This is a predicted structure of a 368-nucleotide RNA (Bacterial RNase P class A). Rfam family: Bacterial RNase P class A. Rfam links the family to the GO terms tRNA processing, dimeric ribonuclease P complex and ribonuclease P activity. Rfam's curators write: Ribonuclease P (RNase P) is a ubiquitous endoribonuclease, found in archaea, bacteria and eukarya as well as chloroplasts and mitochondria.
RNA sequence: UGACCGAGUCGGACGGUUGCGCAGUGACGCCGAAAGGCUAUCUGUGAGGAAAGUCCGGGCUCCGUAUGGCAAGGAUAGCAGAUAACGUCUGCCGAAGGCGACUUCAGGGACAGUGCAACAGAAAUAAACCGCCGACCUUUGUCGGUAAGGAUGGAAAGGCGAGGUAAGAGCUCACCGGCGUGACGGAGACGCCACGGCCAUGUAAACCCUAUCCGGAGCAACACCGCAAGAGGCGGAGCGAAAGCUCCAUAUCCGCCUGAUAAGACCUCGAAGGUGGCAUGAAGCGUCGGGCGAUCGGCGCUCAAGAUAGAUAAUCGUACAAAGGGUUCGCCCUUGGACAAAACCCGGCUUAUAGAUUCGGUCAUAAC
Numbered sequence: 001u002g003a004c005c006g007a008g009u010c011g012g013a014c015g016g017u018u019g020c021g022c023a024g025u026g027a028c029g030c031c032g033a034a035a036g037g038c039u040a041u042c043u044g045u046g047a048g049g050a051a052a053g054u055c056c057g058g059g060c061u062c063c064g065u066a067u068g069g070c071a072a073g074g075a076u077a078g079c080a081g082a083u084a085a086c087g088u089c090u091g092c093c094g095a096a097g098g099c100g101a102c103u104u105c106a107g108g109g110a111c112a113g114u115g116c117a118a119c120a121g122a123a124a125u126a127a128a129c130c131g132c133c134g135a136c137c138u139u140u141g142u143c144g145g146u147a148a149g150g151a152u153g154g155a156a157a158g159g160c161g162a163g164g165u166a167a168g169a170g171c172u173c174a175c176c177g178g179c180g181u182g183a184c185g186g187a188g189a190c191g192c193c194a195c196g197g198c199c200a201u202g203u204a205a206a207c208c209c210u211a212u213c214c215g216g217a218g219c220a221a222c223a224c225c226g227c228a229a230g231a232g233g234c235g236g237a238g239c240g241a242a243a244g245c246u247c248c249a250u251a252u253c254c255g256c257c258u259g260a261u262a263a264g265a266c267c268u269c270g271a272a273g274g275u276g277g278c279a280u281g282a283a284g285c286g287u288c289g290g291g292c293g294a295u296c297g298g299c300g301c302u303c304a305a306g307a308u309a310g311a312u313a314a315u316c317g318u319a320c321a322a323a324g325g326g327u328u329c330g331c332c333c334u335u336g337g338a339c340a341a342a343a344c345c346c347g348g349c350u351u352a353u354a355g356a357u358u359c360g361g362u363c364a365u366a367a368c
Stems, first nucleotide, its partner, number of pairs: 001364010013318006020046005029038003048339001052350002055348005060218004068257003073214005078092005093107001094105004108209002113207002115203003129150002131146006158176002161173003177199002179196004184191002222276004230269004234264001235248005250262004283302008322335005
């Protein structure tokens, strides 16, 4: 210098004017008999890295106990760890790709069972079409052996060489691959060595099997006011002197079962509207320490939108990016800021994103 890899940060800046939401303040203004209320004014504050998709996990709330049982359904799938939890993240193992930095993985099970493998091909789990070999036959041919060769296919008896054989064949042997057993190393996935010819497919992103996990609905949840508005309900039988007990029915309540609750100064439902939920939280920032790391712990500081049909905007100026055009290469003119915008809150994932910028690393080339 060029081509790359990995991890981040910012994502429009500054100023003026007008306006809006929320919180506070609050009149000498307005309303009110008063208490007090309302408003002007003033002050503070006001979107994101993804606020998005709503795909996972949790907090919180109610439902019927919420780790009761069963069924159905769903999710996950190497090992160890992190975490409130996860399908997320970290480290490692294995496989694949790359010269490398590094990246990717839908990474359990195909001797539990079932299904499927189109076309081609003789044959797709079953095998003899051609070929090769043997026997018989005068011959065409018939019977048998054979998966080494041809042909088909994504896939054809593990690959390859030698021995062997009538021809062949793990039939035997060397090497390679797989599987099994054993020793050693490792916390483990696994690695490595030795031995055993043990060696006929693939597909589980087909059903399925194994292991583990998951109750449901969601802030339009839910609680209260409204609500001393209103509507509906309180059944039947038996025993008992009564209180009460038992049974049946009804209603409400998860998919089912077991089961729970139910009525007089009672039970159930209960609109608009309002208040809470709702902004202090697995919080952010800094620093020190443990850990390879995800992350954990100590200390200090900070409090940062809260609307409800939804405010966070409009406009002007100054520079700077970006795009287009021109150029005397100094610069000038025009356009005009990427993706997108809270709605109970967190942790992730995924997707979108103009441009600016930092750090670490790899390879190639050149010079010293």